Bacterial RNase P class A from a Burkholderiaceae bacterium, 323 nucleotides, folded computationally.
RNA sequence: GAAGCGAGUCAGACAGUCGCCGCCCUUUCACGAGGGGGGAGGAAAGUCCGGACUCCAUAAAGCAGCGUAGCAGGUAACACCUGCCCGCCGUGAGGCGCGGAUCAGAGCAACAGAGACGAGCCGAUUCAGUUCGGGUGAAACGGGCAAUCUCUACGCGGAGCAACGUCAAAUAGGCACGCGACGACCCUGCUCGGGGAGCGUGCGGGUAGACGGCUUGAGCCACGUCGCGAGGCGUGGCCUAGAGGAAUGGCUGUCUGGGUGUCCGACGCUCGCAGGAGCGGCGGGCAUCGACACAGAAUCCGGCUUAUCGGCUCACUUCGCUU
Numbered sequence: 001g002a003a004g005c006g007a008g009u010c011a012g013a014c015a016g017u018c019g020c021c022g023c024c025c026u027u028u029c030a031c032g033a034g035g036g037g038g039g040a041g042g043a044a045a046g047u048c049c050g051g052a053c054u055c056c057a058u059a060a061a062g063c064a065g066c067g068u069a070g071c072a073g074g075u076a077a078c079a080c081c082u083g084c085c086c087g088c089c090g091u092g093a094g095g096c097g098c099g100g101a102u103c104a105g106a107g108c109a110a111c112a113g114a115g116a117c118g119a120g121c122c123g124a125u126u127c128a129g130u131u132c133g134g135g136u137g138a139a140a141c142g143g144g145c146a147a148u149c150u151c152u153a154c155g156c157g158g159a160g161c162a163a164c165g166u167c168a169a170a171u172a173g174g175c176a177c178g179c180g181a182c183g184a185c186c187c188u189g190c191u192c193g194g195g196g197a198g199c200g201u202g203c204g205g206g207u208a209g210a211c212g213g214c215u216u217g218a219g220c221c222a223c224g225u226c227g228c229g230a231g232g233c234g235u236g237g238c239c240u241a242g243a244g245g246a247a248u249g250g251c252u253g254u255c256u257g258g259g260u261g262u263c264c265g266a267c268g269c270u271c272g273c274a275g276g277a278g279c280g281g282c283g284g285g286c287a288u289c290g291a292c293a294c295a296g297a298a299u300c301c302g303g304c305u306u307a308u309c310g311g312c313u314c315a316c317u318u319c320g321c322u323u
Base pairs, nucleotide, nucleotide: 001319002318003317004316006314007313008312009311010310012255013254014253015252016251017250018249020039021038023036024035025034026033027032041294045305046304048303049302050301051300052299053160054159055158056157061191062190063189065156066155067154068153069152070084071083072082073081074080085099086097087096088095089094100151101150105149106148107145108144121134122133123132124131164212165211166210167209174203175202176201177200178199179198185195186194187193219238220237221236222235223234224233225232226231257292258289259288260287261286262285263284264283265282267280268279269278270277271276
């Protein structure tokens, strides 16, 4: 100098002006007014896992079904993460994991080939497919596949914030049929068990508004300490959306990062006898675009997966050159 591998982080700043949402303080009888602070992501996406929370519900057992699969840890938990072993890929830093079981039982392998469930072609050899070799094919006196079903071990109730709760309003506490204490119906499916008085269908009538749940968290940051590590513990600091058909924005100016075009410079590679030409990224000047990729909270959190313009930091690997 070039090319890689792993992790973390940023995703604009300032000023003015107009506007929106929520909280706190002052003021007003109230409407309102004034002041102060805050307001969309690293993935908010997917809804693929795990939970917190709420209800079924007083709460079990079994079957079915589903999930995981080396060993040991982390975590609230997990199919996540960490360390070690093993296997595969890579020169390497590293990455991936389909990592228990083939005498419990089934199933699959086109074509070729004599044959792919017990078969047997060709050559040599032997008493004897007895022994050695050859063709075809990924695989043939036997193996492969369990990320094919299955078996083994361990684990798992269900539904979901449109959960659920409170208040208000209104009517007709309606009529008919069927089922129902010999138990309808409810508890995901079945059995068992538990609860239990209404349940289903049709006709007809009246309302459908407000509040809570709702954001202080398995939270974030710094330092110290224990641990190989994921993480644990301690001390201190911080408070950073809560809309409700859905707010968090618009405009102007300046700056920065970045994009585009163009010129110059050295470097690298290729071509050429050479002058030089082409390509590549890097640095600088000028002009221009003007925050510009992916993208928008809706109960919340821990992961995984997917999309993505660019910048910065740390640690490591390989190659080339110079000393």
RNAcentral holds the sequence, with entries from ENA. The prediction has a mean pLDDT of 80. It matches the Rfam family "Bacterial RNase P class A". The family's RNA type in Rfam is ribozyme.